A computed fold for a 265-nucleotide RNA from an Oscillospiraceae bacterium, annotated as Bacterial large signal recognition particle RNA. The prediction has a mean pLDDT of 77. The gene name in the source record is ffs. Rfam family: Bacterial large signal recognition particle RNA. Rfam classes the family as a non-coding RNA gene.

RNA sequence: CCGCACUAACCGGGGAGAUAGCGGUGCCCUGCACCUGCAAUCCGCUAAAGCAGGGGUGAAUCCCGGCCCCCGGAAGCGUUCUGUGUCGCCUGACCCAGGUAAGCAGUGAUGAUGGAUCGGUCCCGCGCAACGCUCGUCCGUGAACCGUGUCAGGCGGGGAACCGAGCAGCACUAAGCGGAAAUGAACGUGUGCCGUGGGGGUGCCGUUCCUGAGCCGGCUGUCUGGGUAACGGACAUAGGGUGUCUUACAAAGGCCGGUGUGCGG
Numbered sequence: 001c002c003g004c005a006c007u008a009a010c011c012g013g014g015g016a017g018a019u020a021g022c023g024g025u026g027c028c029c030u031g032c033a034c035c036u037g038c039a040a041u042c043c044g045c046u047a048a049a050g051c052a053g054g055g056g057u058g059a060a061u062c063c064c065g066g067c068c069c070c071c072g073g074a075a076g077c078g079u080u081c082u083g084u085g086u087c088g089c090c091u092g093a094c095c096c097a098g099g100u101a102a103g104c105a106g107u108g109a110u111g112a113u114g115g116a117u118c119g120g121u122c123c124c125g126c127g128c129a130a131c132g133c134u135c136g137u138c139c140g141u142g143a144a145c146c147g148u149g150u151c152a153g154g155c156g157g158g159g160a161a162c163c164g165a166g167c168a169g170c171a172c173u174a175a176g177c178g179g180a181a182a183u184g185a186a187c188g189u190g191u192g193c194c195g196u197g198g199g200g201g202u203g204c205c206g207u208u209c210c211u212g213a214g215c216c217g218g219c220u221g222u223c224u225g226g227g228u229a230a231c232g233g234a235c236a237u238a239g240g241g242u243g244u245c246u247u248a249c250a251a252a253g254g255c256c257g258g259u260g261u262g263c264g265g
Base pairs, nucleotide, nucleotide: 001265002264003263004262005261006260009057010056011055012030013029014028015027020046021045022044023043024042034054035053036052037051038050063258064257065256066255067254068253072249074247075246076245077243078242079241080240081239082238083237084236085235086234087233090232092231093228094227095226096225097224098223099222100221102220103219104218106215107214114210115209116208118206119205120204121203122199123198124197125196126195127194128192129191130189131188132187134185135184138179139178140177141176147172148171149170150169155164156163157162
């Protein structure tokens, strides 16, 4: 170095999770790499090999180690979104109250503001008017008898002339009833562009006179005080997303190196 037969080893690996810790079943990533039984209210173990049984390859491109590369997930950190809680000196923002008067608006030489005077509104007394009610006046109607006047007829007296009482009718009236325009009287009032006298005067309005340029505080701005957890903000917490970041792990792949036994030639 070659041939034959064996053995070690291998027949997937990794991540998260779970676990005192390890491996497996389950989930995920990679990838093609035997079979059967057990196994998440788990199965089997105790220094790193899943346990039990069977089968195949087998000293190397296939096993072992190191380095490179890197799918993939994990943690941290940063950043962002959402939810929840807290904070009213967070002097962000909002609300309220009070001031200011820089600006806007309104008003003002047809006179702002201020001052003085005289009045009104207000109260009381008296009066007037209005309204309401009543009474009176006027007109009409209105008494079988118990109103007046005149009294036909009839009745009575008288010789007669005439006289008498008196019903109906007619007229006029009383009580009563009805009506109408104005006037008169009494009473009353949540009435009054009223009159007169007195009172009062915080506010409002008006007249006259003096002065001569502001007044106002509606909106913006600004100041002071008080409050509010709706929005923004700060802090904390929970969850989601994300990264030319950090750490550890890491499949497949690449490179380098290493590694048995027996027999025979």